Predicted 3D model of a 1426-nucleotide RNA (small-subunit ribosomal RNA) from an uncultured bacterium.
[in-house]
């Protein structure tokens, strides 16, 4: 000398950075204010004299584990302390008093002093006092700035004053004394929540939600308290104390505070690197160089957001392959790919390369300063030279389509569809809702759609939402008018003059930080982003004007609102007192006798002890018939015999007075039906509870007999009703018509009067215009048009509930939530359907009749049971003599067993063979089947060409086959309402619309048949008619039909003959309310009559609208899908469908005399017949057999009709009845055992007319009698037909059933077999109460009292000052006191958690009991109360 380090001193550390716990507040925002401070900075004025004593470091020594600490010695300062001075500042009794300071560095100078140097001059920095400024800070005020009233009263330093203290400063900020104030419904206090703002998101705006990043303010720094230092702190990286926690310890003591930047742990759905640099910007210190700076600038991580870019471009049809779909033709993926030709951004490699840098420093020049050319400062030039980012941005070169696409969705909202799988499963879902075998909704695939380095989901905010409505909603019935008036505060208010200028409005002005938003311009290649300028932003302040409107002031004015006076007037207006008659009941007496009473019917009850009935008399309570009314009065509740007293209000008229006195009305106070409560009376009737009798499955009800509270009065309480006009009050305006109540005026009637007309005011009704309304409806009494005020509503349930408060004697009232749960709840209207709603009408629907069924036996079908199987279907009417017009085998689908597997049947391929079909005999077998023999015949088509086929066997596959499933995937067909009279459309009109109208109405009809009317006019499907048949006649035609006349005859229409008649079957006629009378509307039509074969649709048939029943049928047939494929297919034998304790349906035969039996022998019609009908003859008792004519049919046959008539039987289980059984037969058939029909003989059951109930039938019908046919080998009591005999009854529409039209109610719409309520039982959920228990917050009283400031004290100690000294002053420590954090004790308040048990509530495919509501819901429903 330099570097590093410690210490003393100065400045900073109060900035910058973080966080939002607290705070509902002058905290913040905005606009103001006065009693203040402000380091550094700027400007100014004045100064800076002369002294003193210490102390750290360092050195020595000691204690302690450490942190640290003690003692001794020595020392400096811009550290510290006196003295002097005082422009000026402060205090003041106005005399006076008090109060400062510091030097350091550079240059020059030696005249005087001097060794360096001191001194002097000068420059820079610093210092003291003070005045201003700037900046920053403190304080005060107006206004604004969350929610809760289930928080209504709060407050004692509290509010004010005086004085003092304190502070930088005002002030109860603190203290003493005095006064008793202060705040609050314009929300105090309390509780909960929250940092505030510029702004951000959203919205057309007004608003709503939010307060990250950036910026301003506040608050906080482990929790609580405290001060120190300082210009500034009660201090994030300072101190002290207390608490909690962590760490060190030698156990004695110590240390700490990431809500700084990174980072760790934890928590969580979730949030980054222990990076680089001070290069820039900024801050602190410094004269400066410079140092510090996790401020900051950069980098890293994250698709978190915004912006930009890429992942290629062009061409390319064989429309490749593959995938998917398919109607099998094709379509689609798709120019997509491949192929060909290009490009190279980004990524990659390599090279180059800005800007962010301005400074500082050095040199030179110049200016200022100065005595000075030093120094210093400013400016200029030159030189030197500073980059974390950074391998920066950017540029160029190289290579190659190369390295780079995903996500969600595809039912509707909502752009985008198909297949497969699955089968109310798996699953989806924002809402509606998908999924139960054909899922565009689940899962996969293909395709498509939308976005794109993203796409979806979740969470959140605003919007849509006029769904809290200021802009911009409502309240008759959807949620919503207080039960009613009075009235306080408040809100609001008639005409006019003046004042003022608060509201209002205009000008200029201050402020509204910056950023942001909007607009303009500019910079990054664009954009995001950044920069510039402008504009905008308010319940703001002060100021100057205006004065129409609103307000204000005045001992201004007015009369139209309002009020008062006067004269009239109506009234169930109110209160009190008195009084009247009728009726019920009871009591007494009389008459009188067996019932009365009550009901759907009864019974309980009353009555021979004399009821009911009736007469007279009496008692008592309640209510007031007629008048009486859509009447009147009242604010509402409500008010009804009559009289009196008191009293309120209204209306009308005319003048007069007051002069806006008005309207509304939060709180408040009053009135307020019934029921109910308290106390005392009263009690006739009625009548909760209760009792009995009925009804009923039950009947704690409806009905009946009784009956107590109560109903009545007095005094009080309650305070609610569907307290309703479901409609708050006031005022004004806006067409009418018709009533009615009370007045007034004019007028008519000759005057009064009765009576009437017109006008007017007030009330009360009906209809209605404009307008309003979702509609219904309202409509001068508004729900119209407006103004003012009050109350109330905001999806349904939970719930008018819980808790809390208030009121009440109680019952309870009032105020009034939440959790949870649902996707609706609701209004009005429409169309249907339904009603134990109404009206009209029809039908063998009832009624009037006749005959049955239900009882018996049998037949037949069904259920059930049984079975190896008893195949399957049909199920109220509309399944059950049904499919079945005919199960011994077959049928046959079922069961057992035995067989077959390309199959019994169809098409196709290959190989081989043959080209056919059949009969008879025979072997094995139950048979199918497997063989054998013999015989007959020689396939089909044909273009006439052996041309095309065919057949058999075998092989392999496609396939056949299925009476297997689904009739709820279907077609077709059918049943049923119902042969009921309905069902619809076009155009028009009405309605917001659904829809209506037409189609309803008045008549009429069998009929939506017809007529008339009508905002309808027309039309269609149905009805009717056209079709068939029967009844009359005409005509044509006469064989197989017929026979009047004529002839013949075997006597038979047999023959000739004829076609008249019958008949047959073709064509026609005839019937239309056409004619008459009456009724009716002169109509439609109806009644009667004439004529006529037939008369009002002449009888019968066929014919079945739109639709309903997911009606029936996959077993007639057809058919989608599924299933089986040596079987769920095919063949066969046997069995079964025929079973049998029983139940039901449909029938037959009977029970007898209207009959049985015997005899007699008259009269039909429809039909059928060749694998047939079978005459006739013979046989048989008979079924039948044998032989056999005729007939493919008006010819022959079935074929005898039977009831009828005559006789007999004589009322019996019979001469009824015929089941059952025995026996002998007949017929069919391969075969009558299971399992056929018939015959003879014998047997001879039940049954003596059928309970409840129920069926058919209205005229050639019922009843009765027989006949025929289909099916069929045989089998009918069934079915379908035919004729014979042949009735009774219908007053009528009340009732039962079904149907049609109109209307009404509806909570039904799967439509009454609907809907729906409550208890109980079970599961789950949230919630109230709850003995208590746990915790948070908070209040009051008291105890304790760390640190600390303040006050007191002056024992102990002490350098500066005074003093010669003693000592003093002053200070330090100590001690005492006041205040006070934490802590503690006691008693509360409040909030929350848990809680045995308990209350109700909600939710939950198929639980129990009933049936309360919806229809007259079967007792009309509902409201309040007990």
């Nucleotide at each position: 000398u330099g570097a590093c380090g410690a210490g003393c001193g100065g400045c900073g550390a109060a900035c910058g950075g973080g966080u939002g716990a607290g705070u509902a507040a002058c905290g913040c925002g905005u606009a103001g204010g006065a009693a203040u401070c402000u380091a550094c900075c700027u400007a100014g004025u004045a100064g800076a004299a002369g002294g003193g004593g210490a102390u750290a470091g360092c050195c020595c020594g000691g204690g302690g584990a450490a942190a640290c600490u003690c003692g001794g010695a020595u020392u400096a300062a811009u550290a510290c302390c006196g003295u002097a001075u005082a422009c000026c500042u402060c205090c003041u009794u106005a005399g006076g008093g008090a109060g400062a300071a510091a030097g350091a560095g550079g240059g020059c100078u030696u005249a005087g002093c001097u060794u360096u140097g001191a001194u002097g001059c000068u420059c820079u920095c610093g210092c003291u006092a003070u005045u201003a400024g700037a900046u920053g800070a403190g304080c005060c005020u107006g206004c604004g700035u969350a929610a809760g009233a289930u928080u209504a009263g709060c407050u004692u330093g509290u509010u004010g004053g005086u004085g003092a203290g304190g502070u930088a400063a005002u002030g109860g900020c603190u203290c003493a004394c005095c006064a008793a104030g202060g705040c609050g419904a314009c929300g105090a206090u309390c509780u909960u929540u929250a940092g505030c703002u510029g702004g951000u998101c959203u919205g057309a705006g007004a608003g709503g939600a939010c307060g990250a990043u950036c910026a301003g303010c506040c608050a906080c720094a482990u929790u609580g308290g405290g001060a120190c230092u300082g210009a500034g702190a009660c201090a994030c990286g300072g101190c002290c104390c207390a608490g909690a926690c962590u760490c060190c310890u030698a156990c004695g003591g110590g240390a700490g505070g990431c809500a700084g930047c990174a980072g760790u742990g934890g928590g969580g759905a979730a949030u980054a690197u222990u990076g680089g640099a001070c290069a820039a910007u900024g801050g602190g210190c410094g004269c400066a160089a410079g140092c510090c700076u996790g401020a900051u600038c950069c980098a890293g991580c994250c698709a978190u957001a915004c912006c930009g870019c890429g992942u290629g471009u062009g061409u390319g049809a064989a429309g490749a392959a593959g995938g998917c779909c398919u109607u099998c033709g094709g379509g689609u993926u798709g120019u997509a790919a491949a192929g060909c030709a290009c490009u190279u951004u980004a990524a990659g490699u390599a090279a180059g390369g800005a800007g962010g840098a301005a400074a500082a420093g050095a040199u030179u020049g110049u200016a200022g300063u100065u005595a000075a050319u030093a120094c210093c400062u400013g400016c200029a030039a030159u030189c030197c030279g500073u980059g974390a980012c950074g391998u920066u941005a950017c540029u160029u070169a190289c290579a190659g389509a190369a390295u780079a696409a995903g996500g969600a969705c595809c039912g509707g909202c909502u752009a985008a569809u198909u297949c497969c799988g699955u089968g109310c499963c798996a699953g989806c879902a924002g809402c509606c809702g998908c999924g139960g075998u054909a899922a565009u909704a689940c899962g996969g695939a293909a395709g498509g759609u939308c976005c794109a380095a993203g796409c979806g989901u979740u969470a959140a905010u605003c919007g849509g939402a006029a769904u809290u409505a200021c802009u911009g909603g409502g309240c008759g019935u959807a949620a919503a008018g207080c039960g009613c008036g009075c009235g306080u505060a408040g809100g609001u208010g008639g005409u006019u003059u003046u004042u003022u200028a608060a509201g209002u409005u205009g000008g200029a002005u201050g402020u509204g930080a910056a950023a942001g938003c909007c607009c303009u311009g500019g910079g990054c290649u664009c954009a995001a982003c950044c920069c510039u300028g402008a504009a905008a932003u308010g319940u703001c302040g002060a100021u100057c004007g205006a004065u129409a409107c609103u307000g204000u002031u005045g001992u201004g004015a007015c009369u139209a609102g309002g009020a008062u006076a006067c004269g009239g007037u109506a009234g169930a207006g109110g209160u009190g007192a008195g009084u009247g008659g009728a009726a019920u009941u009871c009591c007494g007496a009389g008459u009188g006798u067996a019932g009365c009473g009550g009901u759907g019917a009864a019974a309980u009850g009353c009555g021979u002890a004399g009821a009911u009935a009736u007469u007279c008399g009496g008692a008592g309570g309640a209510a007031c018939a007629c008048c009486a009314a859509u009447u009147g009065c009242g604010a509402a509740g409500g008010c009804a015999g009559c009289u009196c007293a008191c009293u309120g209000g209204g209306c009308c008229g005319c003048u007069a007075u007051c002069g806006a006195c008005g309207c509304u009305g939060a709180g408040g106070a009053g009135c307020g039906a019934a029921a109910g409560c308290u106390a005392g009376g009263g009690g006739a009737g009625c009548a909760a509870a209760c009792a009995g009798g009925a009804u009923u499955a039950g009947a704690u009800a409806c009905c009946c007999u009784g009956g107590u509270a109560g109903u009545c009065c007095u005094a009080g309480c309650u305070g609610u009703a569907a307290a309703c006009g479901a409609u708050g009050g006031a005022u004004a305006c806006u067409a009418g018509a018709c009533g009615u109540a009370g007045g007034a005026a004019u007028u008519g009637g000759a005057u009064u009067a009765a009576c009437g007309a017109u006008u007017u005011c007030u009330g009360u009704g009906u209809c209605g215009u404009a307008g309003c309304u979702a509609a219904c409806g309202c409509g001068u009494u508004a729900a119209g048009u407006a103004u003012c005020c009050c109350g109330c509503c905001u999806g349904g349930g939970g719930a008018g509930u819980a808790c809390g408060g208030u009121c009440g004697c109680a019952a309870g009232a009032u105020u009034a939530a939440a959790a949870c749960u649902c996707a609706a709840a609701g209004g009005a209207a429409u169309u249907g359907a339904c009603g134990g709603g109404g009206g009209c009408c029809c039908g063998c629907a009832c009624a009037a009749g006749c005959g049955g069924u239900g009882g018996a036996g049998c037949a037949u079908g069904u259920g059930g049971u049984u079975u190896a199987a008893u195949u399957c279907g049909a199920a109220g009417c509309a399944a059950c003599g049904c499919g079945c017009a005919g199960a011994a085998c077959c049928u046959u689908a079922c069961c057992a067993g035995u067989c077959c597997u390309u199959g019994a049947c169809a098409u196709g391929g290959g190989u081989a063979g043959u080209u056919u079909g059949g009969u008879a005999u025979u072997u094995g077998g139950a048979g199918a089947c497997a063989g054998a023999u013999a015989c007959c015949u020689u396939c089909a088509g044909u273009u006439u060409g052996g041309c095309u086929g065919g057949c058999u066997a075998c092989c392999a596959c496609a396939c056949a086959g299925g009476u297997g499933c689904u009739g709820c995937a279907u077609g077709g067909c059918u049943g049923u309402c119902g042969u009921c009279a309905g069902c619809u459309c076009g155009u028009g009109u009405c309605g917001u619309g659904a829809g209506a109208u037409g189609u309803u109405g008045g008549g009429u009809u069998a009929a939506g048949u017809c007529c008339c009317g009508c905002a309808a006019c027309g039309a269609g499907c149905g009805c009717a008619a056209c079709c068939c048949u029967c009844a009359u006649c005409u005509u044509u035609a006469g064989u197989u039909g017929c026979c009047a006349u004529c002839g013949g005859u075997u006597c038979g229409g047999c023959c000739g003959g004829g076609c008249a008649c019958u008949c047959u079957a073709g064509a026609g006629a005839a019937a239309c309310u056409g004619c008459c009378u009456g009724c009716g509307a002169u109509g439609a039509g109806c009644a009667g009559g004439a004529g006529g074969a037939a008369g009002g649709c002449g009888g019968g048939g066929a014919u079945g609208a739109c639709g309903u029943c997911a009606a029936g049928u996959c077993c007639u047939c057809a058919u989608g899908g599924c299933c089986c494929u040596u079987a769920u297919g095919g063949a066969c034998u046997g069995g079964g469908c025929u079973a049998c304790a029983c139940a039901c349906g449909u029938g037959c035969u009977a029970c007898a005399a209207u009959g049985g039996c015997g005899g007699u022998g008259a009269c039909a019609a429809u039909g059928g017949g060749c694998a047939g009908c079978g005459a006739c003859a013979g046989g048989g008792c008979g079924a039948c057999c044998u032989g056999a004519a005729g007939c493919a049919a008006a010819u022959c046959c079935c074929u005898a009709a039977a009831a009828g008539c005559c006789g007999u039987c004589c009322c019996a289980g019979u001469u009824c009845g015929g089941a059952u059984u025995g026996u002998a037969c007949u017929c069919u058939g391969c075969a009558a055992c299971u399992c056929g029909a018939g015959u003879g003989c014998a047997u001879g059951a039940a049954g003596u007319u059928g309970g409840a109930a129920u069926c058919g039938c209205u005229a050639g019908u019922a009843a009765u009698c027989g006949c025929g046919g289909a099916u069929c080998a045989g089998c009918a009591u069934g079915c379908c037909g035919c004729g014979g005999u042949g009735a009774a009854u219908a007053c009528g529409u009340u009732c039962c059933c079904g149907g049609g039209c109109c209307u009404u109610g509806u909570a039904c719409a799967c439509a009454c077999c609907g809907c729906c309520c409550g208890u109980c039982a079970c599961a789950c959920c949230a919630u109230g109460g709850g003995a208590g228990u746990u915790g948070g917050c908070u209040u009051u009283a008291c105890c304790c009292g760390a640190a600390g400031c303040c006050g007191g004290u002056g024992c102990g100690c002490u350098a500066a000052c005074c003093g010669c000294a003693a000592g003093g002053a002053a200070g330090c420590a100590g001690c005492c006191g006041a205040c006070c954090a934490c802590g503690g004790u006691a008693a509360g308040g409040u909030c929350a958690g848990c809680g045995a048990c308990u209350g109700g509530g909600g939710u939950g495919a198929a639980g129990u009991c009933g049936u309360a509501a919806c229809a007259a819901g079967g007792u009309a429903a509902c409201c309040g109360u007990a």
It matches the Rfam family "Bacterial small subunit ribosomal RNA".